[in-house]
RNA sequence: ACCUAGGGUAGAGGUGCAAUAAUUAAAAGUACUCAUUUGAAGCUGGCAAGCUAUGAUAAUUGAGGAAAGGAAUUAUUGCCGAAGAAGAUUUACUGGCAAGUAGUCUUCUGGACUUGUGUAGAAUAUACACAAGGCUGUCACUUAAUAUUAAGUGAUGAGCUACAAGGUUA
Numbered sequence: 001a002c003c004u005a006g007g008g009u010a011g012a013g014g015u016g017c018a019a020u021a022a023u024u025a026a027a028a029g030u031a032c033u034c035a036u037u038u039g040a041a042g043c044u045g046g047c048a049a050g051c052u053a054u055g056a057u058a059a060u061u062g063a064g065g066a067a068a069g070g071a072a073u074u075a076u077u078g079c080c081g082a083a084g085a086a087g088a089u090u091u092a093c094u095g096g097c098a099a100g101u102a103g104u105c106u107u108c109u110g111g112a113c114u115u116g117u118g119u120a121g122a123a124u125a126u127a128c129a130c131a132a133g134g135c136u137g138u139c140a141c142u143u144a145a146u147a148u149u150a151a152g153u154g155a156u157g158a159g160c161u162a163c164a165a166g167g168u169u170a
Base pairs, nucleotide, nucleotide: 001168002167003166004165008163009162010161011160014080016079017078018077019076020075021074022073023072024071032064033063034062035061037059038058042051043050044049046097047096083109084108085107086106087105088104089103091102092101093100094099110136111135113133114132115131116130117129118128119127120126137156138155139154140153141152142151143150144149
């Protein structure tokens, strides 16, 4: 120096990623329930099915009155393809079916931020996807020198840094 090796162990990037719990705001005086008045035939749902002339949808008045998903803060935990998205589907769960959630496999994305568009959402919060912008981490090459820093170009995680074992060659 190369191979075993897309291996093993330990690490780095930083407004780094995700999960759990508590509190808080908002959702909302909304949905919904009861009573009253008007009114007169539909209403909910993807389907199945259900409610309704013992008065539906809608509206008036009064009384009562939520929650889920998402968010912020704090604390703890697991980590650095952390994680996210799309597709497929053998598995498990819920469900009357459809469908949904989780798992597995494949593909893409180094990271956060800002802006725009789109989807979701009660939302101007936020999440995700695409595009653009500069910033940043790592490596390679080039140039310069203050000699381990700076600048430029290119690439990107199956990457990068360090260590160890075995083998081969010098």